[in-house]
């Protein structure tokens, strides 16, 4: 330095232009002599970030920040 994929709840991960989602995890109730496990219900987002296109963007484009993989130069 060139190429490529990723970044979305705490974690792990879907969503290829029309209301932002799952499992665990959190809380809270049920149930139980207690736990655990099980049912229920609840909370929980700056879609890494800046801009742009568009009626509308996580989703298209551009530009950049981290990470991960590759390949290529120099001593």
């Nucleotide at each position: 330095g060139c190429c490529g994929a990723c970044a979305u709840a705490g974690c792990u991960c879907a969503g290829u232009g029309g209301u932002a989602g799952a499992g665990c995890a959190a809380u809270u109730c049920a149930c139980u002599c207690g736990u655990a496990a099980u049912g229920a219900a609840u909370a929980g987002g700056u879609c890494g970030u800046g801009g742009g296109u568009u009626c509308a963007a996580c989703u298209c484009c551009c530009a950049u920040u981290g990470u991960c993989g590759g390949c290529u130069c120099c001593a």

Predicted 3D model of a 75-nucleotide RNA (transfer RNA) from an Ignavibacteriaceae bacterium. It was read from a public genome assembly. Rfam family: tRNA. From the family's description: Transfer RNA (tRNA) molecules are approximately 80 nucleotides in length. The family's RNA type in Rfam is transfer RNA. The source organism's lineage runs through Bacteria, Pseudomonadati, Ignavibacteria, Ignavibacteriales and Ignavibacteriaceae.